Predicted 3D model of a 1488-nucleotide RNA (small-subunit ribosomal RNA) from an uncultured bacterium. The sequence is in RNAcentral, with records from ENA and SILVA. The prediction has a mean pLDDT of 84.

RNA sequence: GGUCUAGAGUUUGAUCCUGGCUCAGGACGAACGGUGGCGGCGUGCUUAACACAUGCAAGUUGAACGGAGGCAUAUCAUCACGACUUUUCGGAGGAGAGAUGAUGUGUUCUUAGUAGCGGACGGGUGAGUAAUGCAUGAGAACCUGUCCUUCAGAGGGGGACAACAGUUGGAAACGGCUGCUAAUACCCCAUAUGCCGAGAGGUGAAAGGAGUAAUCCGCUGAAGGAGGGGCUCAUGUCCUAUCAGUUAGUUGGUGAGGUAAAGGCUUACCAAGGCGAUGACGGGUAGCCGGCCUGAGAGGGUGACCGGCCACAUUGGAACUGAGAUACGGUCCAGACUCCUACGGGAGGCAGCAGUGGGGAAUAUUGGGCAAUGGGCGCAAGCCUGACCCAGCGACGCCGCGUGAGGGAAGAAGGCCUUUGGGUCGUAAACCUCUGUUGUAUGGGAAGAAGGAAGUGACGGUACCAUACGAGGAAGUCCCGGCUAACUACGUGCCAGCAGCCGCGGUAAUACGUAGGGGACGAGCGUUGUCCGGAAUUACUGGGCGUAAAGGGCGCGCAGGCGGAUAUUUAAGUCAGCUGUAAAAGGCACGAGCUCAACUCAUGUAUGCGGUUGAAACUGGGUAUCUAGAGUGCUGGAGAGGUAGGCGGAAUUCCCGGUGUAGCGGUGAAAUGCGUAGAUAUCGGGAAGAACACCAGUGGCGAAGGCGGCUUACUGGCCAGCAACUGACGCUGAGGCGCGAAAGCCAGGGGAGCGAACGGGAUUAGAUACCCCGGUAGUCCUGGCCGUAAACGAUGAAUGCUAGGUGUGGGUGUCGAGAGGCAUCCGUGCCGGAGUUAACGCGAUAAGCAUUCCGCCUGGGGAGUACGAUCGCAAGAUUGAAACUCAAAGGAAUUGACGGGGGCCCGCACAAGCGGUGGAGUAUGUGGUUUAAUUCGACGCAACGCGAAGAACCUUACCAGGGCUUGACAUUGAGUGAAAGAGCUAGAGAUAGCUCCCUCUCUUCGGAGACACGAAAACAGGUGGUGCAUGGCUGUCGUCAGCUCGUGUCGUGAGAUGUUGGGUUAAGUCCCGCAACGAGCGCAACCCCUAUCCUUUGUUGCCAGCACGUAAUGGUGGGAACUCAAAGGAGACUGCCGCGGACAACGCGGAGGAAGGCGGGGAUGACGUCAAGUCAUCAUGCCCCUUAUGUCCUGGGCUACACACGUACUACAAUGGGAUGGACAGAGAGCAGCGAAGCCGUGAGGCCAAGCGAACCCCAUAAACCAUCUCCCAGUUCGGAUUGCAGGCUGCAACCCGCCUGCAUGAAGUUGGAAUCGCUAGUAAUCGCAGGUCAGCAUACUGCGGUGAAUACGUUCCCGGGCCUUGUACACACCGCCCGUCACACCACGGAAGUCAUUCACACCCGAAGCCGGCAGGCUAACCGCAAGGAGGCAGCCGUCUAAGGUGGGGGCGAUGACAGGGGUGAAGUCGUAACAAGGUAACCGUA
Repeated sequence: GGUCUAGAGUUUGAUCCUGGCUCAGGACGAACGGUGGCGGCGUGCUUAACACAUGCAAGUUGAACGGAGGCAUAUCAUCACGACUUUUCGGAGGAGAGAUGAUGUGUUCUUAGUAGCGGACGGGUGAGUAAUGCAUGAGAACCUGUCCUUCAGAGGGGGACAACAGUUGGAAACGGCUGCUAAUACCCCAUAUGCCGAGAGGUGAAAGGAGUAAUCCGCUGAAGGAGGGGCUCAUGUCCUAUCAGUUAGUUGGUGAGGUAAAGGCUUACCAAGGCGAUGACGGGUAGCCGGCCUGAGAGGGUGACCGGCCACAUUGGAACUGAGAUACGGUCCAGACUCCUACGGGAGGCAGCAGUGGGGAAUAUUGGGCAAUGGGCGCAAGCCUGACCCAGCGACGCCGCGUGAGGGAAGAAGGCCUUUGGGUCGUAAACCUCUGUUGUAUGGGAAGAAGGAAGUGACGGUACCAUACGAGGAAGUCCCGGCUAACUACGUGCCAGCAGCCGCGGUAAUACGUAGGGGACGAGCGUUGUCCGGAAUUACUGGGCGUAAAGGGCGCGCAGGCGGAUAUUUAAGUCAGCUGUAAAAGGCACGAGCUCAACUCAUGUAUGCGGUUGAAACUGGGUAUCUAGAGUGCUGGAGAGGUAGGCGGAAUUCCCGGUGUAGCGGUGAAAUGCGUAGAUAUCGGGAAGAACACCAGUGGCGAAGGCGGCUUACUGGCCAGCAACUGACGCUGAGGCGCGAAAGCCAGGGGAGCGAACGGGAUUAGAUACCCCGGUAGUCCUGGCCGUAAACGAUGAAUGCUAGGUGUGGGUGUCGAGAGGCAUCCGUGCCGGAGUUAACGCGAUAAGCAUUCCGCCUGGGGAGUACGAUCGCAAGAUUGAAACUCAAAGGAAUUGACGGGGGCCCGCACAAGCGGUGGAGUAUGUGGUUUAAUUCGACGCAACGCGAAGAACCUUACCAGGGCUUGACAUUGAGUGAAAGAGCUAGAGAUAGCUCCCUCUCUUCGGAGACACGAAAACAGGUGGUGCAUGGCUGUCGUCAGCUCGUGUCGUGAGAUGUUGGGUUAAGUCCCGCAACGAGCGCAACCCCUAUCCUUUGUUGCCAGCACGUAAUGGUGGGAACUCAAAGGAGACUGCCGCGGACAACGCGGAGGAAGGCGGGGAUGACGUCAAGUCAUCAUGCCCCUUAUGUCCUGGGCUACACACGUACUACAAUGGGAUGGACAGAGAGCAGCGAAGCCGUGAGGCCAAGCGAACCCCAUAAACCAUCUCCCAGUUCGGAUUGCAGGCUGCAACCCGCCUGCAUGAAGUUGGAAUCGCUAGUAAUCGCAGGUCAGCAUACUGCGGUGAAUACGUUCCCGGGCCUUGUACACACCGCCCGUCACACCACGGAAGUCAUUCACACCCGAAGCCGGCAGGCUAACCGCAAGGAGGCAGCCGUCUAAGGUGGGGGCGAUGACAGGGGUGAAGUCGUAACAAGGUAACCGUA
């Protein structure tokens, strides 16, 4: 100086936390689905190291060599021609040119063989390999063809073998035999620095070729170099310990051998070592690195392309040659496979480049060229080169460009939406003016080519340049619920489908499908897969463990880790300078070249390792010293610390004896059990075992488990004081060792009580339980196992530091006469500050602040399971997975709700009373059943005399039949006409036909209005569906006292506070207190009725006083007092007194008052709950019907009837029934009405008709009641159902199906089982009256008054409610949640007699090729030898080793397996009810 760290969704009613799952980013040798214009640069079998047709991929040198051949040439021979000459005409000679052959020479020609160099490079692949590998860095005991430098040399000889020729075998491949021959092939001798050897001495090279020549290319030996290679060491290099021991040439030594070279590399002998928890050995997986991807980094993942190293070349083995190989396109052998064959034998190896088949989701041309770069050979020319350079194919990737630009509003048409106004696609298009990238055509046309010149281009007529043409040829993909940018309509209706997570879809889907619109990216876009990131979710950077997952049950202690003070030294760690290395490419920075970029080029840059020189604080090592840690000693102290022995009393049970008699015992209640054979009870005596009341305590001791009568012995630890001794001796502690409750096991004892199992009795639907009566193991002791517990403080050990207060146990010091105080140390509790924590909480006994060491955790389930291993007599313990499955599982706290939790309080909630219902008959509603239809709705309280304040038709929605189709009803425009009414006929009627009557109103005279008609179109209509799409209205909790808000405060937050608390109230009513202060909706009050009084006004009401009058009557004059009617006021407020209470609120009592503590009643119903009720009051979205689900009509039905339930009426009688007489209301209604009086009728009622739109008239006699008479307890003089007859009324019409009257009939019923309802005063009970509905119909409903009680101790219980508190696994909120078996389906897994495959060693058998070793005989050119022969060699044979193969018994891993096992998952299965509340027996842990 530069660079650099992002989160979100999902557990809950909500919250915070923990924690997993998921998403947004980047990348890829990719694949798949749609789509697809151009160019550049890259890149392309990740699978079958599967099998391969065909072509090509390694040759070259004739200047190493002899041949062979070609060509040229010379000579000769032969042959056929033959100009010409000659001729005896038969012929002869014959230049020339040709062919053939031979010989020679030449040749810048070709090359089968010999020979040389190269085929060990280049190219491919990643099977094997966890180290004989790779990376980094060191090293010593080595080799090195070609190349470079230097030195020295090349003298003399020799014998062969290919080729070739002949012959011969074979189908072929390929040979055999005989003979000839050359060399830079081979051999010998000589010489030589050299090499070996202590030395003597030994050993030990060479080649020529080309050229006229100069000279050049070679050859041999040596020294050095460069480059290459071999070897060694250190460090690093995946998973698994459910692999813990491994190793026999193993480890080392000596001798020998071997190698280029060190070495057990090999061999003989000797020794017994080597490696290993710092992970040997085994198993699994894997080529390693530079790098690449990701990431802020640290890391994590990866090893395609390019580059380095390694390994491999059909599988396995082996060597040869060579400088180099144990050799991809060499050899030999064995195996598998393929091909040829004459069946005797042979041939082959694409993991080179193309290409084929196969496998696979998937990966290219059987292309051009050696022009460039590079390689091999060659003196060179040159040849070869699927290395390489290019081209082709593929959007596979990266980069760049284009598909046009500017203008253009009547905002066109069209699409989509719409509230029908419009909005949007949208300047988008059309249209106008331009441009020319790209494209097409034509013309020109490179660089890449180097060295002194010339020549040489596959790519390629390519890039590039110019001109012309012409917007012309060039846009898609995914998404639009949230995360996450982007919304509407239609279709669909838990279907079809979507989905990364949460989740959408069951009739109004922004989530499915389509369309319009929009968003994102763009020749691409999505999906899938994989990796990193986010994930601090393995935490080194950078996490945790009280309750979320997580502290080992506890101690001792080896290794290891960590460790007090002072001085000095060292320099391993540490730090600094210099330096070697860290290949290139890549990355980064800055430049440069292709028009830019991708791409390429240039320069710089290193966290590592090594060397070296320093520094010395800290850590480590050494030395010396110290006393604060630790230990020892001495003096005191407390204690249920441990082990062994002895002793004691109380209680229980049993036994014996006495007293005594009918029960005892047990429970919720009982029963089983014991007892007249004498129990229980009680007294005395005895026996036995176990446990030790009181003391006793949040007390003491111990490491934990644990330890409790007294006493003795032995023994461990702890505390205080002193400061004499040692001098860091310490802390922790993987493995290891020991201890370790209860239960359980083995052996032997013991056994009183208790008491699994078991038996019996109860309980119960059942009760293998809870309760009761018995009772065996066991509990106890001794010895030995087991080794686990919710072994808990759910809190590892150690050390230091950091406010206090208050108890308690054990010491010491000091003051004090004492009581006690003060100080200090160790232990053990509570409260609490800072701090900490998700919160709860912890808080010097830390869960605070730090250090050291150990253990443990990483989502829930599967599972502490399976397999394996170790331990155990067994039970089992320890260690400890995976498949599969879910999106949660959890912690703490909050608000509710709930509890067979608690506290306080209220209510006709119970209790105390009165009267009912449930039984009867009837009425009425409902269910059910029936029916053509019995229309529909309402269903616990809160449906059921409810909607319905009144179904004969109508109503009416239902059924049957008959009709209508712009309609019974509404609106719009045009036409015609008044419409209506009356009658007759047909018909069940709707309706149809005919007749009669007759021409509306206004007018500006144009027309307008109302009504009707026929036709047509928009439309009407629907009591059709959805009350779970809705409005409105209503019920209910409940007239219960609650429900909230603002500001403040507290809490991370949900939330809390206020609203809780102490009192009080009918009340969240009021008072007091209080981090709250206020406020709102509710309560109360304000409103109405009623109870008292006053004022005003007196008609239709009233009549005290005055007067008149009547048989009588406010009848009349009059009055305005009273009642009453209205209107307005007064009055009641705990105002006054006393007592209580807190000097309060308020309560109790009293006075006064018509009324007293809200006087009585009504109206009034908070926030909300019940998807409560209503689409059939009404309104309304959407859906459905449209000659019908609309509409009209007639008839029927809603009134059915074996039954069941609800609500009522009337009764069952004497507190009554009947008869006669008599009295007293209130509130209402009335003109299509109430209807007096009178008359008729037994009556219902009728006739006539006054009055009254009503304080006037009428309905209208109120009844219970009172008085008298009668009945005399009965199915009656009770009761009135039912039925018959005769009537009345309403109405078009009383059959289905009305009400009433009279006469007759006279059912059940004698007070009602279980159960259940109402009511607290003018109430219940009882009595009648009125009204609404209504033509008629009331036991119902709504009102009204008359008569008029009883009881309330009280709040234990039942029901409902309010407040506080507590627990909770509930929140759809207990009608909740939830567990296990069984049954069914599917899935994965472990076991299993076995079966099969694969792999690993081991033992034995066989044993190819080959190296090495040996060898009688056989064969044998070079050397020696005169020769014979020898040396040496070859073949052959034998042996060691050994591949493949075979046999055998094992180990590992995998597949499969009858059967049987548990586990998981699955809208509505079965059985129970275990857990969550005291979950109805508190729950849970270990064990049987």